[in-house]
RNA sequence: GGAGAGCCUCUCGUGAUCGCUCGUCGACCGACGGUCGGCGGGAGGAAAGUCCGAACUCCUACGGGCGGCAUGCUCGCUAACGGCGAGGCGCGGUGACGCGACGGAAAGUGCAGCAGAGAGCAGACCGCCGGGCACCACGGUGCACGGUAAGGGUGAAACGGUGCGGUAAGAGCGCACCGCUCCCGCGGCGACGACGGGAGGCUAGGCAAACCCCAUGCGGAGCAAGACCAAAUAGGGGAGCGGCAGUUGCGGACGGCCCGUUCCGCCGUCGGAUCCGGACCUCGGUUCGGUUCGGCACGCUCCCGGGUAGGUCGCUCGAGGUCGCUGGCAACAGCGACCCCAGAUGAAUGAUCACGCUCCGCCGCGAGGCGGGGACAGAAUUCGGCUUACGAGGCUCUCCGACA
Numbered sequence: 001g002g003a004g005a006g007c008c009u010c011u012c013g014u015g016a017u018c019g020c021u022c023g024u025c026g027a028c029c030g031a032c033g034g035u036c037g038g039c040g041g042g043a044g045g046a047a048a049g050u051c052c053g054a055a056c057u058c059c060u061a062c063g064g065g066c067g068g069c070a071u072g073c074u075c076g077c078u079a080a081c082g083g084c085g086a087g088g089c090g091c092g093g094u095g096a097c098g099c100g101a102c103g104g105a106a107a108g109u110g111c112a113g114c115a116g117a118g119a120g121c122a123g124a125c126c127g128c129c130g131g132g133c134a135c136c137a138c139g140g141u142g143c144a145c146g147g148u149a150a151g152g153g154u155g156a157a158a159c160g161g162u163g164c165g166g167u168a169a170g171a172g173c174g175c176a177c178c179g180c181u182c183c184c185g186c187g188g189c190g191a192c193g194a195c196g197g198g199a200g201g202c203u204a205g206g207c208a209a210a211c212c213c214c215a216u217g218c219g220g221a222g223c224a225a226g227a228c229c230a231a232a233u234a235g236g237g238g239a240g241c242g243g244c245a246g247u248u249g250c251g252g253a254c255g256g257c258c259c260g261u262u263c264c265g266c267c268g269u270c271g272g273a274u275c276c277g278g279a280c281c282u283c284g285g286u287u288c289g290g291u292u293c294g295g296c297a298c299g300c301u302c303c304c305g306g307g308u309a310g311g312u313c314g315c316u317c318g319a320g321g322u323c324g325c326u327g328g329c330a331a332c333a334g335c336g337a338c339c340c341c342a343g344a345u346g347a348a349u350g351a352u353c354a355c356g357c358u359c360c361g362c363c364g365c366g367a368g369g370c371g372g373g374g375a376c377a378g379a380a381u382u383c384g385g386c387u388u389a390c391g392a393g394g395c396u397c398u399c400c401g402a403c404a
Base pairs, nucleotide, nucleotide: 001400002399003398004397005396006395007394008393009392010391012356013355014354015353016352017351018350020042021041022040023039024038025037026036027035028034029033044376048387049386051385052384053383054382055381056222057221058220059219068218069217070216071215072214073087074086075085076084077083088102089100090099091098092097103213104212108211109210110207111206125152126151127148128147129146130145132143133142134141135140160178161177162176163175164174165173179202180200181199182198183197184196185195186193187192226313227312228311229310236304237303238302239301240300241299242298246296247295248294249293252270253269254268255267256266257265273292275290276289277288278287279286280285281284320339321338322337323336324335325334326333327332357374358373359372360371361370362369363368
């Protein structure tokens, strides 16, 4: 100098003027409110996606099972997590370092396109070998049968590798070395390592982001949760009053269906109004007309309850922040001191100007001047994470090249 890797910090600054919103204090007014003034606070690292985990609230008063979903190496951290830290193993990278749903395939079921003879306790296509038959130019060639997994070929994958022996040719068939599996010991809290000993010729190929099995966790909805106050209008219930007309005389009371309340419906029991007149008959009732009384409906007045508009609470002091010390490799925890840091609801957090910072372009020998730019993005109950978007700066480390 070039190319990279990991981590950390910040998210333009100051002032003036004019506004917005919240709190608080004071004054004033037509006063549970409003206006004015003073003081104080007023977006983010992601406020975003709403993907995980919680707090809180309600459903529902508690628990269990099945199903379903999620997670899935180990140890730790945490309120919890699918997050984080440290490690193990595998893969990638020369390296700093990065990535990994990374439990079980000797419980069972299943899957594997194309190619290939054969795809799971496999497989003779070529080749190799054996004897037989036929032909022969005596070198061999052809045919059918049998042996063979060493060689070729196909494939992502063909049932350990290399060598020697062995054999007709071959083969863990035998042996040596390497590898593998299991057991015991050893190191480690553990995942695991493979240092020692023993056993096994190797039986048990891949896929669980296929079903499944194992382990662990999970009830649901979400601040538009939820709680309280509460108009106008309409509707519901109750009480009283009114009375010409309407309707009714199985209207009413109690109980049940149905934990409580209201209404409707059905069922059961009780009870079936006064007076006058007519008709009928089994002489006790039935029925008709009128009358009084009561009910329903109607009208008026008052009261009660539910819900809506609207308002209040939930609402921001919290697994809170900053600094220091201690423990820990770290995530994090403990202790001490200090701090209070948005709370809006058609939804505030803005605009203008000046100076400075920084970047770019142009001009100038230069000091400098002129012009333009400063990313992604806007809280809505609150936290812990993850992911995504995006602008600067810094530190440490790695590899390559050159020079000393």
Molecule: Bacterial RNase P class A
Organism: Thermoanaerobaculia bacterium